[in-house]
RNA sequence: UCCGAGAAAGAGCAAAACCGGGGAAACCCGGUGACGCAAAGUCAUGGGUCUAAAGCUGAACUGAGCCAGGAUCGCCAGACUGCCGAU
Numbered sequence: 001u002c003c004g005a006g007a008a009a010g011a012g013c014a015a016a017a018c019c020g021g022g023g024a025a026a027c028c029c030g031g032u033g034a035c036g037c038a039a040a041g042u043c044a045u046g047g048g049u050c051u052a053a054a055g056c057u058g059a060a061c062u063g064a065g066c067c068a069g070g071a072u073c074g075c076c077a078g079a080c081u082g083c084c085g086a087u
Stems, first nucleotide, its partner, number of pairs: 012037002017032006035074001041080003045077003048072003055066003
């Protein structure tokens, strides 16, 4: 390089949006749905980002600033775990 035979896998998760629910909010849960993802599995350990109830400051009328013990792993890193890959 050519010829012949020809394995496994052929599955999983689920964005936005809508409906119902929880929460002060960010966001989360369930259903529908499928944008995408070879870890888009788990963990909030480090960083980033989001929210600001309570609190503090300061206003004096319905509002301003700060702040994570809240959230985000489908923001990045890290840790742990996992599937197919035949002759």

Predicted 3D model of an 87-nucleotide RNA (c-di-GMP-I riboswitch aptamer) from Candidatus Brevifilum fermentans. The sequence was found by an Rfam model in a public genome assembly. Rfam family: c-di-GMP-I riboswitch aptamer. Its family is annotated with cyclic-di-GMP binding in the Gene Ontology. The prediction has a mean pLDDT of 85.